Predicted 3D model of an 85-nucleotide RNA (c-di-GMP-I-GGC riboswitch aptamer) from an uncultured Gammaproteobacteria bacterium. It was read from a public genome assembly, where an Rfam model found it.
């Protein structure tokens, strides 16, 4: 520095269910474990939700600032553990 399809320590935690914030995507915190070798962290670019607040409207709804997701990808950064291949 690369690898990790292998042991082992040791780490995260999807659905879902209670609680709790939010208008909401969604977040936090217990239960829980489907996965993760970065499933640590950052919204830089690309996707994707969502729109209370703003415009518009034939009142159906449509577009938005802006918000979410790092477990959607890509990119930056820090970092356990092992030498089995």
């Nucleotide at each position: 520095a690369a690898c990790g399809u292998a042991a082992a320590a040791g780490g995260c935690a999807a659905a879902c269910c209670c609680a709790u914030c939010g208008a909401a995507a969604g977040g936090u915190g217990g239960g829980g474990g489907c996965g993760c070798a970065a499933a640590g962290c950052c919204a830089c670019c690309g996707g994707u939700c969502u729109a209370a607040g703003g415009g518009c409207u034939u009142c159906g709804g449509c577009c938005u600032a802006g918000g979410a997701u790092a477990g959607c990808g890509g990119g930056g950064u820090u970092g356990c553990c092992g030498g089995a291949a």